[in-house]
Molecule: c-di-GMP-I-GGC riboswitch aptamer
Organism: Sulfuricurvum sp.
RNA sequence: UGGAAAAAAGCCAAACCUGUCGCGAGGCGGGGACGGAAAGCCACGGGUCCGUAGAGGAUUUGCUCUGCUGACAGCCGGGCUGCCGAGC
Numbered sequence: 001u002g003g004a005a006a007a008a009a010g011c012c013a014a015a016c017c018u019g020u021c022g023c024g025a026g027g028c029g030g031g032g033a034c035g036g037a038a039a040g041c042c043a044c045g046g047g048u049c050c051g052u053a054g055a056g057g058a059u060u061u062g063c064u065c066u067g068c069u070g071a072c073a074g075c076c077g078g079g080c081u082g083c084c085g086a087g088c
Base pairs, nucleotide, nucleotide: 001087003084011036012035016031017030018029019028020027021026034074040080041079042078044077045076046075047072048071049070051068052067053066054065055064056063
């Protein structure tokens, strides 16, 4: 330098259960493992979702668009860092 292949000493932990915080999306702790080679970190672009205000449309809960405030890094891309690594 390299993502070809393989592995897991070590690492993380979906769903679900539970305590707690939050209006909520969700966060954090405990249990638990579907999985992960960045499932480490950053909301920068897109996306999804929550709350709220307005408009449209509808009249019936709900739907669409826009603004604002938030959530998700285990949705995709980008940035920073990092384990292993044949070959060169």